[in-house]
Molecule: Bacterial large signal recognition particle RNA
Organism: Lachnospiraceae bacterium
């Protein structure tokens, strides 16, 4: 100096679990063989998967420094949800007063003031309604209405007379239609008249005056109300910068590195 085999190598980290440690389970980085069984978990025992195959074996394999993706503990700025008190005079209601601004209304006369009359009481007279009378008119009496009274009685020698049923016709009582002159009695039905009273309110005419009159909305200013928004505070939660700490990939990479045969 060669050759052959064996170590090592063929991902890694973070959270959770776990006594710890891996796998698997979520994540983060990167692309670094295959198969199997494992969350009511699987296998392990101190640098630690277990069982089974495979590939490379110094452009291999350990690795200080360097950076530093992601992750976890911690404090907490910010916003913010629940919730528990406070009646703050904030927001909300209520009253109450102003009248500065909007609206209405006013010289076709505001606010004010005089005066009248009406709605209203009661009474009276009209009237309307309704009744009832008179009136017209129609029906209406076996007998006890009239008038006329067939037939038939009854007087007479006769003519005739006499009483007088039904019938017809007029009427009494009573009973049906009527509308208008007339009387009459009743009514909270009329507004028509006069007269007396009343006068809170509402309407309506006249007369003086001469410029505001209201307080419906917004605004001021006192008062009282309630806790549903706001506010203040106690509690309990979510987010979580700034910071610190802590695991740490990937990548950079001084420096280092076997063993056993055989030529």
């Nucleotide at each position: 100096c060669c050759g052959c085999g064996c170590a090592g190598c063929c991902g890694g980290g973070g959270c959770a679990g776990u006594a710890g440690c891996g796998g698997g389970g979520c994540c983060c980085u990167g692309u670094a063989c295959c198969u199997g069984a494992a969350a009511u978990c699987c296998g392990c025992u101190a640098u630690a998967g277990c069982a089974g195959g495979g590939g490379u074996g110094a452009u291999g394999c350990c690795g200080a420094u360097c950076c530093g993706a992601g992750g976890g503990c911690c404090u907490g700025a910010u916003u913010u949800g629940a919730u528990g008190g406070a009646g703050c005079u904030g927001c909300c209601c209520u009253c109450a007063u102003u009248a500065a601004g909007c609206a209405g209304c006013g010289a076709u006369g505001a606010c004010g003031u005089c005066u009248g009359g009406g709605u209203c009481u009661u009474g009276c007279g009209c009237a309307a309604c309704g009744g009832a009378a008179a009136c017209u008119u129609c029906c209406g009496a076996a007998c006890c209405g009239u008038g006329u009274c067939a037939g038939g009685a009854u007087g007479g020698g006769a003519a005739c007379a006499u009483a007088g049923c039904a019938g017809c016709a007029c009427u009494a009582a009573g009973g049906g239609a009527g509308a208008u002159c007339u009387u009459u009695c009743g009514u909270g039905u009329g507004a028509c008249g006069c007269a007396a009273g009343g006068g809170u309110g509402c309407c309506u005419g006249g007369g003086c005056c001469g410029a505001g009159c209201c307080g419906g909305c917004u605004g001021g200013u006192g008062a009282g109300g309630u806790u549903a928004c706001g506010u203040c505070u106690g509690u309990u939660g979510a987010u979580g910068a700034c910071g610190a700490u802590u695991c740490a990939a990937a990548g950079u990479g001084a420096g280092g590195c076997g063993c056993g045969c055989g030529g």